Source information
A computed fold for a 1486-nucleotide RNA from a metagenome, annotated as small-subunit ribosomal RNA. Model confidence (mean pLDDT): 82 of 100. RNAcentral holds the sequence, with entries from SILVA.
[in-house]
RNA sequence: GGGUUUGAUCCUGGCUCAGAAUGAACGUUGGCGGCGUGGAUUAGGCAUGCAAGUCGCGCGAUGAAGAAGGAGUGCUUGCACAAUUUCGGAUUAGCGGCGAAAGGGAGAGUAACGUGUGGAUCAUCUACCUCUAGGACUGGGAUAGCCGAGGGAAACUUCGGGUAAUACCAGAUAAUAUCUCCGGAUCAAACGGUGAGAUUCCGCCUAGAGAUGAGUCCGCAUCCCACUAGCUUGUUGGUGAGGUAACGGCUCACCAAGGCAUCGAUGGGUACCGGGUGUGAGAGCAUGGCCCGGCUCACUGGGACUGAGACACUGCCCAGACACCUACGGGUGGCUGCAGUCGAGAAUCUUCGGCAAUGGACGAAAGUCUGACCGAGCGACGCCGCGUGCGGGAUGAAGGCCUUCGGGUUGUAAACCGCUGUCAGUUGGAGGAAGUGCUAUGGGGCCAUCCCUGUAGCUUGACCUAUCAUCAGAGGAAGGGCGGGCUAAGUUCGUGCCAGCAGCCGCGGUAAGACGAACCGUCCAAACGUUAUUCGGUAUCACUGGGCUUAAAGGGUGCGUAGGCGGCUUGAUAAGUAAGGUGUGAAAGACCUCGGCUCAACCGAGGAAUUGCGCUUUAAACUGUCAGGCUUGAGGAAGGUAGAGGUAAGCGGAACUUGCGGUGGAGCGGUGAAAUGCAUUGAUAUCGCAGGGAACACCAGUGGCGAAGGCGGCUUACUGGGCCUUUUCUGACGCUGAGGCACGAAAGCUAGGGUAGCGAACGGGAUUAGAUACCCCGGUAGUCCUAGCCGUAAACGAUGAGAACUGGGUCGAGGGAUUUCCAUAGUCUCUUGGCCGAAGCGAAAGUGUUAAGUUCUCCGCCUGGGGAGUAUGGUCGCAAGGCUGAAACUCAAAGGAAUUGACGGGGGCUCACACAAGCGGUGGAGGAUGUGGCUUAAUUCGAGGCUACGCGAAGAACCUUAUCCUGGACUUGACAUGUCAACCUCUUCGGAGGGCUCCAAUGAAAGUUGGAUUAUGAGCACAGGUGCUGCAUGGCUGUCGUCAGCUCGUGUCGUGAGAUGUCGGGUUAAGUCCCUUAACGAGCGAAACCCUUAUCGUUAGUUGCCAGCGAGUAAUGUCGGGGACUCUAGCGAGACUGCCGGUGUUAAACCGGAGGAAGGCGGGGAUGACGUCAAGUCCUCAUGGCCUUUAUGUCAAGGGCUGCACACGUCCUACAAUGGUGCGUACAGAGGGAAGCAACCUCGCGAGAGCAAGCAAAUCCCAAAAAGCGCGCCCCAGUUCGGAUUGCAGGCUGCAACUCGCCUGCAUGAAGUCGGAAUCGCUAGUAAUCGCGGGUCAGCAUACCGCGGUGAAUGUGUUCCUGAGCCCUGUACACACCGCCCGUCAAGCCACGAAAGUGGGGGGUAUACGAAGUCGCCGAGGCAACCCUAUGGGAGCUAAGCGCCGAAGAUAAACUCCGCGAUUGGGACUAAGUCGAAACAAGGUA
Repeated sequence: GGGUUUGAUCCUGGCUCAGAAUGAACGUUGGCGGCGUGGAUUAGGCAUGCAAGUCGCGCGAUGAAGAAGGAGUGCUUGCACAAUUUCGGAUUAGCGGCGAAAGGGAGAGUAACGUGUGGAUCAUCUACCUCUAGGACUGGGAUAGCCGAGGGAAACUUCGGGUAAUACCAGAUAAUAUCUCCGGAUCAAACGGUGAGAUUCCGCCUAGAGAUGAGUCCGCAUCCCACUAGCUUGUUGGUGAGGUAACGGCUCACCAAGGCAUCGAUGGGUACCGGGUGUGAGAGCAUGGCCCGGCUCACUGGGACUGAGACACUGCCCAGACACCUACGGGUGGCUGCAGUCGAGAAUCUUCGGCAAUGGACGAAAGUCUGACCGAGCGACGCCGCGUGCGGGAUGAAGGCCUUCGGGUUGUAAACCGCUGUCAGUUGGAGGAAGUGCUAUGGGGCCAUCCCUGUAGCUUGACCUAUCAUCAGAGGAAGGGCGGGCUAAGUUCGUGCCAGCAGCCGCGGUAAGACGAACCGUCCAAACGUUAUUCGGUAUCACUGGGCUUAAAGGGUGCGUAGGCGGCUUGAUAAGUAAGGUGUGAAAGACCUCGGCUCAACCGAGGAAUUGCGCUUUAAACUGUCAGGCUUGAGGAAGGUAGAGGUAAGCGGAACUUGCGGUGGAGCGGUGAAAUGCAUUGAUAUCGCAGGGAACACCAGUGGCGAAGGCGGCUUACUGGGCCUUUUCUGACGCUGAGGCACGAAAGCUAGGGUAGCGAACGGGAUUAGAUACCCCGGUAGUCCUAGCCGUAAACGAUGAGAACUGGGUCGAGGGAUUUCCAUAGUCUCUUGGCCGAAGCGAAAGUGUUAAGUUCUCCGCCUGGGGAGUAUGGUCGCAAGGCUGAAACUCAAAGGAAUUGACGGGGGCUCACACAAGCGGUGGAGGAUGUGGCUUAAUUCGAGGCUACGCGAAGAACCUUAUCCUGGACUUGACAUGUCAACCUCUUCGGAGGGCUCCAAUGAAAGUUGGAUUAUGAGCACAGGUGCUGCAUGGCUGUCGUCAGCUCGUGUCGUGAGAUGUCGGGUUAAGUCCCUUAACGAGCGAAACCCUUAUCGUUAGUUGCCAGCGAGUAAUGUCGGGGACUCUAGCGAGACUGCCGGUGUUAAACCGGAGGAAGGCGGGGAUGACGUCAAGUCCUCAUGGCCUUUAUGUCAAGGGCUGCACACGUCCUACAAUGGUGCGUACAGAGGGAAGCAACCUCGCGAGAGCAAGCAAAUCCCAAAAAGCGCGCCCCAGUUCGGAUUGCAGGCUGCAACUCGCCUGCAUGAAGUCGGAAUCGCUAGUAAUCGCGGGUCAGCAUACCGCGGUGAAUGUGUUCCUGAGCCCUGUACACACCGCCCGUCAAGCCACGAAAGUGGGGGGUAUACGAAGUCGCCGAGGCAACCCUAUGGGAGCUAAGCGCCGAAGAUAAACUCCGCGAUUGGGACUAAGUCGAAACAAGGUA
């Protein structure tokens, strides 16, 4: 910096990613080299080999090779062998010296003077080395080896004899050494080695100095846990003694009672420490592998010996575990050295070469030893470097992939042509080597065997060939991850919430850029990814550098201890502070510069740095300290003052209730409605009297007081604090406050009282599906008092205390001053309680001198959500419970504020046949029709609340008609385009054009078969699909809704989402208009424009009309004419709140009126904003994808779509008298008509038939309008109502009326007497009622679309139901209340707690036992050195013994930690389980 909480926003906040790193591991892949690096786990066990020896110039012994001489022997007489002698010195076991305490390995232990840093050592030692001074005299006795004799399996060991030393001992000498009582006393050695020869070289002794190394002490620094708070008896100190190289309780005796600790003792856990390393801008954080310094360890525990040095890795003793050998008696061993092995593990190498170099031990030296080291081997484990070729090359090859089929891409990539020769491979040459020694020869140090320095020759390479040269040839050498966003890089196919992916968000349910594959791309590259871990990002523990009103977070309040911080001023000091100097801060590493390997990694040199610590000099402002002063902070005093401040006692009235009495007489009470309850034994009501307990109306107020909790009738007593005034006193006495102490609502607990009312629990009555609730009737604890406990609250201003500073306005409360005498008025001032608000702050809401502003001081607290304020431990409490207070596991969020919507059993305003007021229906009957269901071979499909159901379908007998069913038939096809061949015709031979018709058989048809004719076949592309997906789509449509809304530009406001405009006041049918206004304008809607209807004018006058004139008829505009009227259909007029009055804001507008055919939108229609419902339709059409292709296509016959126990919707006809029926009679409009409408006439009861005029229509026809009106009959009945059903006989259409049409006549005459709950339509030419027409159509209409006739009632309201609009409001909703969401139970799984108990680990304590060993005592056994009077004794030493201490193991009681544990408890998680409905809206009882 990014991703991730939301519809969107801003915050808070966690999770996560990109970076760097590693002693790594794993997966895939793997050409070379250089330099590094490699047992991190079991400090688990180890076979085998090697890793510490050396010196013969210390000693005795041994005495090889070889040399010389050569007795003697064989004899070939000059050869061989050879005793023996003299030389010579190899070799080594032993004694002795030095080394073995270094080097090498490991990190178990250790939280410590262990480490780091700086000091101290007058409290110390130091072999070898250097320097200085001095010395080395006289003697002695042993012992190994060796020889002999034993024991034992072995390891080993005993006895006797005898031998040497640079081994050992005694004496002498002795200071500068040591001790000292200051007189003195004490202490050494190797005439050893080499050599012909040593004062001289190498050694020995004493002392001093140095160097090096080591010991000890001290200041400071050095992890986590307080759920470890007290620890300690050699403990703390002293005196004395012992001990040590040395100080010291280091040890002991005695004395004292100290010492440590909240600045974290003690205990527990973890851990070697540092230089450094990783990361980071830094500060930090993490880490301590390789290399360097220190420490510690060496099978585990203990111990000492030797030594300069050890309590000793490859020494010793003891104990233990383990392993090995054994003759069973007993022994042996210690890879955390180098290799190697087993085991465990994700995981870590060769049983290599060499001392050539560097270094070490010993030696005079040569030299020997050296798994230190130098090298090689193995491992891409890391870093660095190199290569896998370079140039040209377009027919942009083939192949692959994609494609809109045109092409694109892979891609100059390849092929092909030319070139080069790095690396690997072959062959050869330099180098890493400096020395040392020897020989010869010089110089110097007086002489020298010694030292320094030259020259020449000879002599030393385990390993490596980087480098140089040579040979051949592009030949031997590229992969891994990723491609949804973060994050560089995408297409196709497969799959279909499957398989799978995933770091986070999240992908996958048939069009997946996220899975798998392919192609392509991208990033790195001999590697690439993954996992693990660290730092970073993360300011997410915040020193640098965070917070706490609401997001996590202020302790309930006060007092106060430690601590932290602290007013003005003078002087001193120099601890802090500042400056300079100086010592140290190892090397390596890091940084800079230079240099060496061809470069780099790597290495070398120099520099700077090492921010630290010590010493020292200076300064004196500030902090501290000491001394002195001051008054403003703080406190005291005096005088006033307000108050529900506290405690105790007393008193009072109202109300309530109880008791008694009076009156009274049937109910009272209670609720939404009731009931339980009380009441004729007299309630309720009312009056009087008496008792009792609790609480104190009005005053009363964002009024007062108190630290908070809290405090309210009145009086008295005692008592705390505040405020004001005076400026009188003290003189910094202050602020905060970890622990601590005190106070602390309500409820609760203990004991004793008290109990009127109220009232958990409980009982009853209701409500309810239930109702362990809400409501009602009762009612116990409690509420009250006294004494104690508890110690918590949303103990809240969700805001710790104190101090200072920083604009204002206004309203209260308590004082004071002033104004002119007073004042209730004004001004100023101190204290106090509120409101509004500048700046600022804040994520915003908000806050704002009572800060959440700007600062200082101190305290408390927070660090994602859940688990959880839970478990465990501790502590307090009588208990309830409080305080302190985790983890495992789980999620990617949880959360704050604000925004827009949606919703609310929230509010306000308004509208609608929404209700109300009315009229008529539906729901009951019969029938029609659609749907469900059932049935069926099939009953094709779609539509499903409103917005499906007389819907698609404006009309299923066949057709229609469909993957509907049954059986049958066809396969380039019923339909389209193209191609090929043969044939025919024409031909300019390039090519162009063309393909018909008939007959027969069979069959239900389609079709099939055969024939005639000059003359039809075959395949490929494809056709076809009412198959699927309306959740892939276009188009069209429904609905909200003809509701009044939906938006934009610019501006302004807000961090932003957004707001404003569009809100408010009026008004309207309307976001219609007006006014106001940080808005001003605009668009889509509304309105208007359009059609129709109502009035008039004008124009025109046929097919329409006929007033007047004329003709004619039985009659009729029939005819001549006419344009007046009606009408037709063009053009106009008219209506606009225009006029008047009133109301209103002078507005918009509304109300009333006039005029007018019509009046406030005149009536009706067309017209449907942004959007919503993944609404409907793939079966109108179009279309992506998928599926099908002798079938899901096509053709054809019959059947079905009409099927019927049933349910629902929409209608028709009725139930009758406002009717039915018969006769007579009147008046429409709008339509249709040629495959048509059909008059008149004739026939038929009729449907209809026959004939046929007229009419492509203002002319003819359909065509009769019906209700109405008039006159009769019927007389309230299942009827002269009603017409279903059924029988018979007919008619029409049609190829065909069986399934399955309509109509007529006669006959039949069902249900039904006005319809339960519920529900629909309608506000005027409307409802209701009456008929007429049309489309579809061969025929079929109760449906649908239209037309006119007759023609009402009611309402002028908005309480309610439904729906809608606007504003405000709440919200945990945003898939938006059909939302969200809680708990029990049931199921699965996971981790945790408790638990009778059980198994193990750890560190201590106590007791007894007590190895080795030091020390002490003893030492009758043993003993060479010295002494003596010498077979012995003494001195001295010593084995054994004893004592203190003492490891392991044992026992005991506790503590602590970790497992397991029947059962049990809650918790987390898990698409669709159960029960309820607790929360979110007034969430339906806030």